The part of an RNA shown here (large-subunit ribosomal RNA, domain VI) has 249 nucleotides and comes from a Bacteroidaceae bacterium. Rfam family: Bacterial large subunit ribosomal RNA. Gene Ontology terms of the family: ribosome and structural constituent of ribosome. The RNAcentral record of the full RNA draws on ENA. Its mean pLDDT, the model's own confidence on a scale to 100, is 86. The organism belongs to Bacteroidaceae, within Bacteria.
Context: one part of a larger RNA
RNA sequence: CGUAUGAGAUUUGCGCGGAGCUGGGACUAGUACGAGAGGACCGUCCUGGACUGACCUCCGGUAUAUCUGUUGUGCCGCCAGGUGCAUGGCAGAGUAGCUGAGUCGGGUAAGGAUAAGCGCUGAAGGCAUCUAAGCGCGAAGCCUUCCGCAAGAUUAGAUCUCACAGGGUCGUCAGAGACGAUGACGUAGAUAGGCCGCAGGUGUACGCGUGGUGACGCGCUUAGCCGAGCGGUACUAAUUGCCCUCCAU
Numbered sequence: 001c002g003u004a005u006g007a008g009a010u011u012u013g014c015g016c017g018g019a020g021c022u023g024g025g026a027c028u029a030g031u032a033c034g035a036g037a038g039g040a041c042c043g044u045c046c047u048g049g050a051c052u053g054a055c056c057u058c059c060g061g062u063a064u065a066u067c068u069g070u071u072g073u074g075c076c077g078c079c080a081g082g083u084g085c086a087u088g089g090c091a092g093a094g095u096a097g098c099u100g101a102g103u104c105g106g107g108u109a110a111g112g113a114u115a116a117g118c119g120c121u122g123a124a125g126g127c128a129u130c131u132a133a134g135c136g137c138g139a140a141g142c143c144u145u146c147c148g149c150a151a152g153a154u155u156a157g158a159u160c161u162c163a164c165a166g167g168g169u170c171g172u173c174a175g176a177g178a179c180g181a182u183g184a185c186g187u188a189g190a191u192a193g194g195c196c197g198c199a200g201g202u203g204u205a206c207g208c209g210u211g212g213u214g215a216c217g218c219g220c221u222u223a224g225c226c227g228a229g230c231g232g233u234a235c236u237a238a239u240u241g242c243c244c245u246c247c248a249u
Stems, first nucleotide, its partner, number of pairs: 001152001005163007015149004021049007033038001051106005059100004066093005071086006110144003117137004166244004170186005191237003194233005200226003207220005
């Protein structure tokens, strides 16, 4: 821009793509078969491998704004207590998120038309013949069935609602993200921050008391501190505005 009014919502599916793998065990049955040795078809069930999709409950990884321990050194006048730098200084743990080695799922089954092949009926050709007319069965393959996209499918489809005008800029943002875009919210408000509570992490703070010459221990104290998680709360910031814009060629 188009889809001959506009907007919102729900769809059909022309067509396109994805998937399509396979092992082992048990029963049937030590049966059929076979002198024996051996040892099935058909059918049913169980369990794996690789591949693949989704997810984070579990098991783990990471987690440079979480907590703790600790070395050297500088600084806060000193002590105590902190803090900067040293690969996050090093080390131990670790929420959310993201992840795999973790968890759950997938291939099945079924229908249709067939290939090779196997047949029925059946002439030409009194017989015979699966074929010439006609009719069946028959593959991991083909078309469906399963999953995803899909009306620019210019053949531009269908249905519902409305006739109410919306959209952008700007701001607060994240289930989104390179930027656009998408999505949430903008006081008639929980959008983000703060605050409160909870979950969760770390592991018992500072200070004081007390025991010890001291290092240090014990008590107040499962404390203190705390990113992202969950719930709440207008304290802060989303102010007021501005721009474009159809009335149907």